[in-house]
Background: This is a predicted structure of a 71-nucleotide RNA (transfer RNA) from a Planctomycetaceae bacterium. The prediction has a mean pLDDT of 83. The same sequence occurs in records of 2 taxa. Rfam family: tRNA. Rfam links the family to the GO term triplet codon-amino acid adaptor activity. The family has 954 seed sequences and 5,335,975 matches in Rfam 15.1.
RNA sequence: GCGCCCGUGGUGAAAUGGUAUCACGGCAGCUUCCCAAGCUGCGAGUGCGGGUUCGAUUCCCGUCGGGCGCU
Numbered sequence: 001g002c003g004c005c006c007g008u009g010g011u012g013a014a015a016u017g018g019u020a021u022c023a024c025g026g027c028a029g030c031u032u033c034c035c036a037a038g039c040u041g042c043g044a045g046u047g048c049g050g051g052u053u054c055g056a057u058u059c060c061c062g063u064c065g066g067g068c069g070c071u
Base pairs, nucleotide, nucleotide: 001070002069003068004067005066006065007064010024011023012022013021018054026042027041028040029039030038047063048062049061050060051059
């Protein structure tokens, strides 16, 4: 330099055009003599910029970061 893959809450993963879901963690409440466990609720997210579309995590272009391969 070229090609391919990945980027989603604090963390790990789903969702592949139609209100972004789950687990762990965090906070609050219930429960308990107290703690733990359990139950309920809450907050938190699509790397960035543009395009297509009624509608984009998803499709297209660019860019940034990470990984792999080739030279």
Background: Lineage of the source: Bacteria > Pseudomonadati > Planctomycetia > Planctomycetales > Planctomycetaceae.